[in-house]
């Protein structure tokens, strides 16, 4: 001087599957009643009704998590051991957000050379 890899920072791309059903209620809105000459406000009741809470059925896999083939061992078991594979605990099923992974940029330390 300085790759590859690692870490940090933002940028672009990035799939799937319910805007499901039932219940409860807040705010707002609407209506009624009381009172009043009337209106507004207020109180009470009702309707509507969630992105909140509770429950139910169906579904998705690409945060995370879990499982393992080859391999490893003289041999066997255990242990170790990958994925966009499998599971579906978690998460998710309009948009937004998130998103494995991919691409390019800036920065940091370090190493090979």
């Nucleotide at each position: 001087u300085g790759a590859a890899g690692u870490c940090c920072c933002g940028c672009g791309g990035g799939a799937g599957a319910g805007a499901c059903c039932g219940g409860u209620u807040c705010u707002a809105g609407c209506g009624a009643u009381u009172a009043c000459c009337a209106a507004a406000c207020a109180a009470u009741c009702g309707c509507c009704a969630a992105c909140a809470c509770c429950g139910g059925c169906g579904c998705c896999g690409a945060a995370g998590g879990c499982g393992c083939a080859a391999c490893a061992u003289c041999c066997g078991c255990c242990c170790g051991g990958a994925a966009u594979c499998g599971c579906u605990c978690a998460g998710g099923c309009a948009a937004a957000a998130g998103g494995a992974c991919c691409g390019a940029g800036g920065g940091a330390a370090u190493u090979a050379a």

Glycine riboswitch aptamer from Halochromatium sp., 113 nucleotides, folded computationally. Its Rfam family is "Glycine riboswitch aptamer". Rfam describes the family as follows. This family represents the bacterial glycine riboswitch.